[in-house]
Molecule: transfer RNA
Organism: Ignavibacteria bacterium
RNA sequence: GGAGGCUUAGCUCAGUUGGUUCAGAGCGCUGCUCUCACACAGCAGAGGUCAAGGGUUCAAAUCCCCUAGCCUCCA
Numbered sequence: 001g002g003a004g005g006c007u008u009a010g011c012u013c014a015g016u017u018g019g020u021u022c023a024g025a026g027c028g029c030u031g032c033u034c035u036c037a038c039a040c041a042g043c044a045g046a047g048g049u050c051a052a053g054g055g056u057u058c059a060a061a062u063c064c065c066c067u068a069g070c071c072u073c074c075a
Stems, first nucleotide, its partner, number of pairs: 001074007010027004019058001029045005051067001053065003
């Protein structure tokens, strides 16, 4: 230098034939119950403008362009 893949909650990930009440799961965190207390367990809750920007569309996490970061391969 060239090619491909990935980026969604604090962490690990699902969701990508566009569809509206699609933004979710597990763990973690906070509160309550339980306990002498802690843990476990149960219940409830907070937390994300889906890497940034732009475009297409009535409608975008999902399609297109571009930028950044990470990984792999080729040279």